[in-house]
RNA sequence: UAAGUUCUUUGGGGCGGGGUGAAAUUCCCCACCGGCAGUGAUUGCCGCAAGGCAUAAGUCUGCGACGAGAGGAGGGCUUUUUGUGGCUCACUUUCCCGAUUCGGUGAAAUUCCGAAACCGACGGUACAGUCCGGAUGGAAAAAGAAUUUU
Numbered sequence: 001u002a003a004g005u006u007c008u009u010u011g012g013g014g015c016g017g018g019g020u021g022a023a024a025u026u027c028c029c030c031a032c033c034g035g036c037a038g039u040g041a042u043u044g045c046c047g048c049a050a051g052g053c054a055u056a057a058g059u060c061u062g063c064g065a066c067g068a069g070a071g072g073a074g075g076g077c078u079u080u081u082u083g084u085g086g087c088u089c090a091c092u093u094u095c096c097c098g099a100u101u102c103g104g105u106g107a108a109a110u111u112c113c114g115a116a117a118c119c120g121a122c123g124g125u126a127c128a129g130u131c132c133g134g135a136u137g138g139a140a141a142a143a144g145a146a147u148u149u150u
Stems, first nucleotide, its partner, number of pairs: 002149009016030004031130002033120002035063004043054004058118002067095005074089005100116005122133003
């Protein structure tokens, strides 16, 4: 330095104003928000240079979360005298899984600059991306520690 194993920690933002109404943070007008990794011509710093470090996409590529199905050898609960049956969880897997154009620059940009658009699980409730709830949960993943090998 790289890889493996184990453990620990971290790991999502947003309704402010007005209107209608008996009632709306749910409708209407204006407003506000953008998980993780990759790509990337941005910007900053370091370096003589090669190059390095940090940063850069809600709409590109992949993933996660919600939902549905199947398996479930392991764990838990439960039934039975036993065999066994049932429920459930980890885990595995399949399905589902939103939304961008135009102009500019350029060798090259759905990523830069400008402009105009568009999207956002389920349950509750006057119809919800922003409220309440499952969730003091889970997770993509990130950082660190220990240890083994190289």
The prediction has a mean pLDDT of 79. FMN riboswitch aptamer (RFN element), 150 nucleotides, folded computationally. Its Rfam family is "FMN riboswitch aptamer (RFN element)". Gene Ontology term of the family: FMN binding. Rfam describes the family as follows. The RFN element is a highly conserved domain that is found frequently in the 5'-untranslated regions of prokaryotic mRNAs that encode for flavin mononucleotide (FMN) biosynthesis and transport proteins. This element is a metabolite-dependent riboswitch that directly binds FMN in the absence of proteins. In Bacillus subtilis, the riboswitch most likely controls gene expression by causing premature transcription termination within the 5' untranslated region of the ribDEAHT operon and precluding access to the ribosome-binding site of ypaA mRNA.The FMN riboswitch structure, reported in present an FMN-bound six-stem junction, adopts a butterfly-like scaffold, stapled together by opposingly directed but nearly identically folded peripheral domains.